About this RNA
The RNA shown here (SAM riboswitch aptamer (S box leader)) has 108 nucleotides and comes from uncultured Muriicola sp. Taxonomically the source falls in Muriicola (Bacteria, Pseudomonadati, Flavobacteriia, Flavobacteriaceae). Of the family's consensus pairs, 97% are formed in the model. The coordinates come from a structure-prediction model, not an experiment, and the mean pLDDT is 82.
RNA sequence: UUGUUAUCAAGAAAGGUGGAGGGACUAGACCCGGUGAAACCUUAGCAACCCUUUAGCUACUAAAGAAGGUGCUACAUUCUAUUACGCACUGGGCGUGACAGAUAACGU
Repeated sequence: UUGUUAUCAAGAAAGGUGGAGGGACUAGACCCGGUGAAACCUUAGCAACCCUUUAGCUACUAAAGAAGGUGCUACAUUCUAUUACGCACUGGGCGUGACAGAUAACGU
């Protein structure tokens, strides 16, 4: 760099440095931000993907756990857009998927 699979309306914040942006990109909307944004560091926490233990039994399933590797700790992945199908039927609405994105595991 890129592929496959799984998940994404739950959950969980303080301090230090920093000094104006931030919520992935583009546009719009709505928000957060000098009562201190991004980023970095420390500590704490959440969750349970990898993981650990036990049982069934080795494909996998269930229960418990949290030492270690990641991840995460405003707002649904903040919402909408593009596309397919279904419903509704003049309102350009609603629902489900695809696409895109994030994270993990295993590959390239």